[in-house]
């Protein structure tokens, strides 16, 4: 010289998952940010039953040797505003327990996790911003 991997700062991503205070440093309250329940009107509108029904982008269809493979509603990125082409990805998981439509007022919760890069390369076009 090159490659790999772990630590700590750093920027940067999906994601609601971030900041503030205070601590005996285990946490504790808060603000911002996200979910559930929960009137009237409206919606539904009887039993039975394969129940129903929520977080989420994750749904739906073909095919198969049932291992997956093809596509797709939808969603992310493309290093610092916004759409547009084009590129490259996702397209899962998990919860409630027979019960829940929407919902003011009212109540209950959640703030996880998982990664890329400190090298090179800065994908293109309109618009706006702004500065001069």
């Nucleotide at each position: 010289a090159g490659g790999g991997g772990a630590u700590c700062g750093c920027c940067g991503c999906c994601u609601a998952a971030u900041c503030g205070u205070u601590u005996u440093c285990g946490a504790a309250c808060g603000a911002g940010c996200c979910g559930g329940g929960g009137a009237a009107c409206c919606a539904a509108u009887c039993u039975u039953c394969c129940g129903g029904g929520g977080u989420g982008a994750a749904u739906c269809c073909g095919c198969g040797c049932c291992a997956g493979c093809g596509g797709u509603a939808g969603g992310g990125a493309u290093c610092a505003c916004u759409u547009c082409c084009g590129u490259c990805c996702c397209g899962a998981a998990c919860c409630c327990g027979u019960c829940a439509g929407c919902u003011a007022a009212c109540u209950c919760g959640g703030u996880c996790g998982g990664c890329g890069g400190c090298c090179g390369a800065c994908g293109g076009a309109a618009g706006g911003a702004a500065c001069a």
The prediction has a mean pLDDT of 77. Predicted 3D model of a 132-nucleotide RNA (c-di-AMP riboswitch aptamer (ydaO/yuaA leader)) from Paractinoplanes deccanensis. Lineage of the source: Bacteria > Bacillati > Actinomycetes > Micromonosporaceae > Paractinoplanes. Its Rfam family is "c-di-AMP riboswitch aptamer (ydaO/yuaA leader)". Rfam's curators write: This family represents a conserved RNA structure found upstream of the ydaO and yuaA genes in Bacillus subtilis and related genes in other bacteria.